[in-house]
Molecule: Bacterial RNase P class A
Organism: Pseudomonadota bacterium
RNA sequence: GAAGCUGGCCAGACAGUCGCUGCUUGGCAUUUGCCAGGGAGAGGAAAGUCCGGGCUGCAUAGAGCGGGAUGACGGCUAACGGCCGUACGCCGUGAGGCGAGGAACAGGGCCACAGAGACGAGCGUAUUAAGUUACGGUGAAACGCGGUAACCUCCAUCCGCAGCAAGACCAAAUAGGCUGGCAUGGGCGUGGCUCGCGCCGCCAGCGGGUAGGUUGCUCGAGCGUAUCAGCAAUGAUGCGCCUAGAUGAAUGACUGUCAUGUUAUCGCAAGAUAAUUACAGAACCCGGCUUAUCGGUCAGCUUCUUUU
Numbered sequence: 001g002a003a004g005c006u007g008g009c010c011a012g013a014c015a016g017u018c019g020c021u022g023c024u025u026g027g028c029a030u031u032u033g034c035c036a037g038g039g040a041g042a043g044g045a046a047a048g049u050c051c052g053g054g055c056u057g058c059a060u061a062g063a064g065c066g067g068g069a070u071g072a073c074g075g076c077u078a079a080c081g082g083c084c085g086u087a088c089g090c091c092g093u094g095a096g097g098c099g100a101g102g103a104a105c106a107g108g109g110c111c112a113c114a115g116a117g118a119c120g121a122g123c124g125u126a127u128u129a130a131g132u133u134a135c136g137g138u139g140a141a142a143c144g145c146g147g148u149a150a151c152c153u154c155c156a157u158c159c160g161c162a163g164c165a166a167g168a169c170c171a172a173a174u175a176g177g178c179u180g181g182c183a184u185g186g187g188c189g190u191g192g193c194u195c196g197c198g199c200c201g202c203c204a205g206c207g208g209g210u211a212g213g214u215u216g217c218u219c220g221a222g223c224g225u226a227u228c229a230g231c232a233a234u235g236a237u238g239c240g241c242c243u244a245g246a247u248g249a250a251u252g253a254c255u256g257u258c259a260u261g262u263u264a265u266c267g268c269a270a271g272a273u274a275a276u277u278a279c280a281g282a283a284c285c286c287g288g289c290u291u292a293u294c295g296g297u298c299a300g301c302u303u304c305u306u307u308u
Base pairs, nucleotide, nucleotide: 001304002303003302004301005300006299007298008297009296010295012258013257014256015255016254017253018252020041021040023038024037025036026035027034028033043279047290048289050288051287052286053285054284055163056162057161058160062195063194064193065192067159068158069157070156071155072086073085074084075083076082088099089098090097091096102154103153107152108151109148110147111146123136124135125134126133167215168214169213170212177206178205179204180203181202182201186200187199188198189197222241223240224239225238226237227236228235229234261276262275263274264273265272266271
């Protein structure tokens, strides 16, 4: 100097003008409000809805069958199919990356081409009472203890269901309507079946009214930092911080300056000018995984080349 590997951070900045949403202080109003001040306001993936939970309901809630998930060993975590470490295997010169990971004598299925034949098989030669014995050919493998379980299956461990459009409360309105069916040896009860348990009504069709408001709804398994323990994931302690809560859906628009990267032009160069800067937007919350992505920056490590 070039090319890589791993991990972290950022996701333009400042000022002005106008605008939107919540909270808060004060004043005015009292019907939803208005004015002034202060603070805050979309991500590293908010995406996919793939896993795991918190939370809510069934609900008093269990057992079995069936079904599903995981699969070396140890640890972390609220938990996981996640993360960390160690071993083994594969890829890479290497830093590193990936892994589908128990059982093939419990049983079944499948195994291209070649070959007579790939699990009751049997071509050629010799031999024998007899595919009885021996040899040869094809093929990775042929008188079978071959392969395959990201095929079924067996083994071990684990697993209720549905979901904030879950739920709770208030207000208003209507038709507490009509018809048919089942009915205690019955019916209903949040995946299927059976038992148990609880309740006493349940199912279908027609027709009618309402669909408005409040809450759930943001202080968290929260974030930052220092020390200690640990290889690490992570844990403990101390100190500090509060950072959207909309509801047809706010979180923006414009101007100026500066900065970064890229491209083009001019220039010997320094530099100047112009254009442009990705993927993309909360909707109960959190921990992961996967996917998309222009770039910048920091740290550690590897290989090659050159010089000293």